[in-house]
Predicted 3D model of a 73-nucleotide RNA (c-di-GMP-I riboswitch aptamer) from a soil metagenome.
Its mean pLDDT, the model's own confidence on a scale to 100, is 86.

RNA sequence: GCAAACCCGUCGAAAGACGGCGACGCAGAGCCACGGGGCUGUAGCAGAACUCGCCAUGCCCGCCGAGCCGCCA
Numbered sequence: 001g002c003a004a005a006c007c008c009g010u011c012g013a014a015a016g017a018c019g020g021c022g023a024c025g026c027a028g029a030g031c032c033a034c035g036g037g038g039c040u041g042u043a044g045c046a047g048a049a050c051u052c053g054c055c056a057u058g059c060c061c062g063c064c065g066a067g068c069c070g071c072c073a
Base pairs, nucleotide, nucleotide: 001026002025007020008019009018010017011016024062028069030068031067034065035064036063037060038059039058044054045053
């Protein structure tokens, strides 16, 4: 310097994001969805039908790698 979880409000089908509170932690817990991995499953497909299966175009950078930028020796 950043700000987890919980709680409150908003958006969202959800995952989750944003704002507030608050600090679990982080020496890059900075940016980025390019690769891997994970989450959700609206719509769609399948099916004996609605609580089931498949599925990302949605989401996670505080899971890892890469790229960019930054800091220390």
The model forms 94% of the base pairs in the Rfam consensus.